Background
This is a predicted structure of a 551-nucleotide part of an RNA (large-subunit ribosomal RNA, domain I) from a Bacteroidota bacterium. Its mean pLDDT, the model's own confidence on a scale to 100, is 84. NCBI's taxonomy places the organism under Bacteria, Pseudomonadati, Bacteroidota.
[in-house]
Context: one part of a larger RNA
C1' cells in the first nucleotide's frame, strides 16, 4: 500500500413528527379615509437589543358585560408590585392617540423647518408657553367689483362635497408583440397583456321601433342543449354564432307632450305676445293620452324609503354522563379481570394505544351594549276606475335615415341587414313610423330618436366553522426559525439558508488534568448521556486506529 474485519471521526440522508403551508366547502363580511386612512418613523417597560402591544393617559385609562385563582406578553432571573372589595383574562362601547403620510397654514432631502390670526397663560416689557383656525377643486348661496354705462370677467366669505388607499371580480377609455400560419403582408396571438378612467357589494344588462312565421311567445341575466352546427376564412392557420327547447330567478315602473291652474321671473315701448318657473295632468300599440260628456269615489291597496316593534343571528360565555383492581413498566392509554356512559365512539392532549383522567364532543341554555337579517305596525312617498262622442291637439329632431370612410356584431365587404362613431346632406306626423338578412309587394310583429330597476350570475385582501386517495423541512407559501429578514444592487429590483435533547430541566453539585480558558476524565440526574444543548434517528462519500490475508 490494496482487499477485507471490528471500533471510531466526519458528514446529516433515510425513518418518524408538526407549530407552517397548499387546494376546496358552507356560512359572514364586501371596504377604510379630513371625526386624518392604508403605511410608517420615533417613543413607550423598574430592568428591554429583537418581536407584539399600546401612544406624552404610550405592554396601557373608563365603563358596561361575560368569568375565576392566580397575575404584571413572547421571556427567563432579580426588584417591586396587583388580586375574592373578584386582579390578570375575555367581549361590547368610550376616552387617550407624538410625528410623517391624501397631508391640507407656507415650505421641505417623508418622519424636519418657518409662520399668520383669535382666545388663554406668562413678563415690568419684549420674549416664551397651551388651545383653535388657515390647502386646492366643485356646487350653491351672499356680499364686492374693473377695462365699460348695464352688466360681466375677476375678488372676498360662508355652506357642503370631493381628493387618498385597497386582493379579485366590473364597467368604460386605450391597446401591443412574441406567437401560430411549419417562410410572410390579409389573417391569427387578441380586443389578450400592458396603461388611464369609475363604480358597488356585486357591477354592467332590462320592461319590445323584440323574437318570430300563418302557429305562437312576451323584459333582462345566469346554466344545459342548440353544435363545432349555420357561417365565416390568403375558404389557409384558423375563428364560430342564434333562435327553439329545458332550468335558475321573477317584478315592473317613472318622466318630456297636448290640456289646466298659480302666487312668479325674464325680453319687447304700452296692451298684450313669447319664453320660462312651479303645481296638476299623463305615459301607449287591440293604439293611448289630451279633449267634451255620463255615472262612480275620498275608499281599498302598493310602498324597493324611513321611524318603531318583535323575533333571529353574530361579537364574551354556561351547563354538559360515565372506571376501578391486578401484572409489566421510567411512566399505562398496554394486557388479564370486572363494570358503566352514549342525542356524547368528531379531534386533541396527558410519561406508550383512554368513549367513562382533562379540553371537549351530542344535547340544552345565555347578552347590559353594538352591528346584520327577517315578521309585523306606522309613515314620507306612489296610485281612481267605469262608459259614450269627437277626430281638433300630443305622443322624445339636426333626431330616424342616405352617402362616402371606419368600428363593431361568429361574419375579413361581400348580395349584407340590424347597431355605433365621423363628414356632408336630412324625413314623415298615427290615413305616420320602424323591423321580419340587399331591395320590393302581401302580410306579421312593434312604437325609436328621455330615465330608473331587485333576484337568479363573479370574485375572495378579509373573518368563522370544516374538508382532504393536499405537502411534511431541498417538499409545502419566498418565509414552519428575527423573512420580504440577512445579504446583493446607484436604482426599478433580486432574494437566502436556517425545524426535532428530555415524560420533566432533573440542563450535570462536588473532585481532578488544564492557561481561574477550551476541551476532557470522574462522580450525579435520567428509562437511555454513543439523548450533554455542536443534543431524537444517524445512510454514503471522506478520515483514521487495531487486526487478518496478499504484494
Nucleotide at each position: 500500500a490494496g482487499c477485507g474485519u471490528a471500533c471510531g471521526g466526519g458528514g446529516g440522508a433515510u425513518g418518524c413528527c408538526u407549530u407552517g403551508g397548499c387546494a376546496c366547502u358552507g356560512a359572514a363580511a364586501g371596504g377604510c379615509g379630513a371625526a386624518g386612512a392604508a403605511g410608517g418613523a420615533c417613543g413607550u417597560g423598574g430592568u428591554u437589543a429583537c418581536c407584539u402591544g399600546c401612544g406624552a393617559u404610550a405592554a396601557g385609562c373608563u365603563u358596561c358585560g361575560g368569568g375565576u385563582a392566580g397575575g404584571u406578553g413572547g421571556a427567563a432571573g432579580c426588584a417591586a408590585c396587583c388580586u375574592g372589595u373578584g386582579a390578570u383574562c375575555c367581549g361590547g362601547a368610550g376616552a387617550u392617540c407624538u410625528c410623517c403620510g391624501a397631508a391640507u397654514g407656507g415650505g421641505a432631502c417623508a418622519a424636519c423647518c418657518c409662520a399668520c390670526u383669535g382666545a388663554g397663560g406668562g413678563u415690568c416689557a419684549u420674549a416664551c408657553c397651551u388651545c383653535a383656525g388657515u390647502a386646492u377643486c366643485a356646487u350653491a348661496c351672499a356680499c364686492u367689483g374693473a377695462a365699460u354705462a348695464c352688466a360681466u370677467a375677476g375678488g372676498u366669505g360662508u355652506a357642503u362635497g370631493a381628493g387618498g388607499c385597497a386582493a379579485a371580480c366590473c364597467c368604460g377609455c386605450u391597446g401591443a408583440a412574441c406567437u401560430g400560419a411549419a417562410a410572410c403582408a390579409u389573417c391569427u396571438a387578441a380586443g389578450u397583456a400592458g396603461g388611464c378612467g369609475g363604480a358597488g357589494g356585486a357591477a354592467g344588462a332590462u320592461a319590445a321601433a323584440a323574437c318570430a312565421a300563418u302557429a305562437g311567445u312576451g323584459a333582462u341575466u345566469c346554466c344545459c342543449u342548440g353544435a363545432g352546427u349555420a357561417g365565416u376564412g390568403g375558404c389557409g392557420a384558423g375563428c364560430g354564432a342564434a333562435a327553439c327547447g329545458g332550468g335558475a330567478a321573477c317584478a315592473g315602473c317613472c318622466c318630456a307632450a297636448a290640456c289646466c291652474g298659480u302666487u312668479u321671473g325674464g325680453u319687447c315701448a304700452u296692451a298684450g305676445a313669447c319664453c320660462g318657473a312651479c303645481g296638476g295632468g299623463g305615459u301607449u300599440g287591440u293604439a293611448g293620452g289630451a279633449c267634451u260628456u255620463g255615472c262612480g269615489a275620498u275608499a281599498c291597496g302598493g310602498a324597493a324609503g324611513u321611524u318603531g316593534u318583535c323575533a333571529u343571528u353574530a361579537u364574551a360565555g354556561u351547563c354538559g354522563a360515565a372506571g376501578c383492581u391486578c401484572c409489566u413498566g421510567g411512566a399505562a392509554c398496554g394486557g388479564a379481570g370486572c363494570a358503566c356512559c352514549a342525542u356524547a365512539g368528531a379531534g386533541g392532549g396527558c410519561g406508550a394505544u383512554c368513549g367513562u383522567c382533562c379540553c371537549g364532543u351530542a344535547g340544552a341554555c345565555g347578552a347590559a351594549a353594538u352591528a346584520g337579517u327577517g315578521g309585523c305596525a306606522a309613515u314620507a312617498c306612489c296610485u281612481a276606475g267605469c262608459g259614450a262622442g269627437u277626430a281638433u291637439c300630443c305622443u322624445g329632431a339636426g333626431u330616424a335615415c342616405g352617402a362616402c370612410g371606419g368600428a363593431g356584431u361568429a361574419a375579413g365587404u361581400g348580395g349584407a341587414a340590424g347597431u355605433c362613431c365621423g363628414u356632408c346632406g336630412g324625413a314623415a306626423a298615427c290615413u305616420g313610423c320602424g323591423a321580419g338578412a340587399a331591395c320590393c309587394a302581401u302580410c306579421u310583429c312593434g312604437u325609436a330618436a328621455g330615465g330608473c330597476u331587485a333576484a337568479a350570475u363573479a370574485c375572495u385582501c378579509u373573518u368563522c366553522a370544516g374538508u382532504g386517495a393536499c405537502c411534511g423541512a431541498u417538499a409545502g407559501u419566498g418565509a414552519a426559525c428575527u423573512a420580504g429578514u440577512a445579504c446583493c444592487g446607484u436604482g426599478a429590483g433580486g432574494g437566502a439558508a436556517a425545524g426535532g435533547c428530555g415524560a420533566a430541566a432533573a440542563g450535570a453539585a462536588c473532585c481532578c488534568u488544564u492557561c481561574a480558558g477550551a476541551a476532557g476524565g470522574g462522580a450525579g440526574u435520567g428509562a437511555a448521556a454513543u439523548a450533554g444543548u455542536a443534543c431524537c434517528u444517524g445512510a454514503a462519500a471522506c478520515c483514521g486506529u487495531a487486526u487478518g490475508c496478499u504484494u